[in-house]
Background:
Predicted 3D model of a 72-nucleotide RNA (transfer RNA) from Candidatus Peregrinibacteria bacterium RIFCSPLOWO2_01_FULL_48_20. Lineage of the source: Bacteria > Bacteria candidate phyla > Candidatus Peregrinibacteriota. It matches the Rfam family "tRNA". Gene Ontology term of the family: triplet codon-amino acid adaptor activity. Rfam classes the family as a transfer RNA.

RNA sequence: GCCCCUGUAGUUCAACGGAUAGAACAGAUCCGUCCUAAGGAUAAAAUGGAGGUUCAAUUCCUCCCGGGGGCA
Repeated sequence: GCCCCUGUAGUUCAACGGAUAGAACAGAUCCGUCCUAAGGAUAAAAUGGAGGUUCAAUUCCUCCCGGGGGCA
């Protein structure tokens, strides 16, 4: 340099082009307990960036950025 794959809560993963973007674990608050733990309840927390297509984009297209792999 060329090609392929990939990027979603703190972490690991979901989500026919149309749902309020969900789940588990972690963290927070409360209950619980003499204290801690187990267990229970509640709330918070994310689509890498910029364009494009579309009535509608996490999803499709282009470029850029980050990560992984292959060829040279």